[in-house]
Molecule: transfer RNA
Organism: Candidatus Chisholmbacteria bacterium RIFCSPHIGHO2_01_FULL_48_12
Parts: sequence; C1' cells; structure tokens
RNA sequence: GGACGGUUAGCUCAGCUGGCUAGAGCGUGGCAUUGACAUUGCCAAGGUCGGGGGUUCGAGCCCCUCACCGUCCACCA
Repeated sequence: GGACGGUUAGCUCAGCUGGCUAGAGCGUGGCAUUGACAUUGCCAAGGUCGGGGGUUCGAGCCCCUCACCGUCCACCA
C1' cells in the first nucleotide's frame, strides 16, 4: 500500500426490509427475602449508536470521508 471484517450501556453482544420511545445478558445501585451471607424476585441508573459530512419526510441501518481494532496479502530492509 491492497482486500475483508469490526466500532451500539462499565463488559460481551443483538438490532430483520430505513419507520412509534434504542435493547438483551452480565456487572453496578436500591428494596424485598435471611440471624447473616449466597441465591432468587422487583425496581432504577447508565447511550452525542467511533468523529465529520451527505441522501431522505425520517438513518444504529444507505452513500462519502477520517480515525481506531482485527485477519489475510503485497512491498521494503
């Protein structure tokens, strides 16, 4: 340098064919339960959906660009 994949909650990841308000599990906090802990149940907090731009009535989703991560190939020495 080229090809492909990825970037969504603290972590691991869903999100279909663009359409009401962005979700799950784990974790965290509170409450209940217990003599206490664990477990379990209920509730809650937590998101500029990597940055910027574009298309559209409407973008996590489509297009362009930049950044970062991974795999493979090539090049240099």